[in-house]
RNA sequence: GGCCCGGUAGUUCAGUUGGUUAGAAUGCCGCCCUGUCACGGCGGAGAUCAUGGGUUCAAGUCCCAUUCGGGUCGCCA
Numbered sequence: 001g002g003c004c005c006g007g008u009a010g011u012u013c014a015g016u017u018g019g020u021u022a023g024a025a026u027g028c029c030g031c032c033c034u035g036u037c038a039c040g041g042c043g044g045a046g047a048u049c050a051u052g053g054g055u056u057c058a059a060g061u062c063c064c065a066u067u068c069g070g071g072u073c074g075c076c077a
Base pairs, nucleotide, nucleotide: 001073002072003071004070005069006068007067010026011025012024013023019057028044029043030042031041032040050066051065052064053063054062
């Protein structure tokens, strides 16, 4: 340098031909439970969907560029 995969909540991930409130687990906060803690039960907050454009009535999803991480092949020494 070419090609391929990936970037979504604090963390790890899902998201089914584009479609109207973007979810789960864990963590965090509150309440219940307990003599206390833990466990357990209930509820809540938490996301510029990497960045910038484009297509569309409508984009996490499709297209282009950039950027970061990983894999693979190759070049120079």
Molecule: transfer RNA
Organism: uncultured Selenomonadales bacterium